[in-house]
The RNA shown here (Glycine riboswitch aptamer) has 83 nucleotides and comes from a soil metagenome.
Its mean pLDDT, the model's own confidence on a scale to 100, is 76.
The RNAcentral record of the sequence draws on MGnify.
RNA sequence: CCACCGGGAGAGUCUUCGCACAGCCAGCGCGAGGCGCCGAAGGGGCAACCUCCCCGGAACCUCUCAGGCACCAGGACCGGGGG
Repeated sequence: CCACCGGGAGAGUCUUCGCACAGCCAGCGCGAGGCGCCGAAGGGGCAACCUCCCCGGAACCUCUCAGGCACCAGGACCGGGGG
């Protein structure tokens, strides 16, 4: 450094429309949009910090472009053994 295994947070399953199930009171699932929200993929910013100095590197801080806001998936980071 790489893959595998385990753990792994936060924030609306709000509202509108469409499709389908079902049925004609409504409900549920998926998709698209609106507003609101989260930050721990990635990306950007400052810079704590690392270093004898310079160069250089650089956050779990910050921005939310991306990503995310039931479950699943993803997931910084931690642990394990392997190459």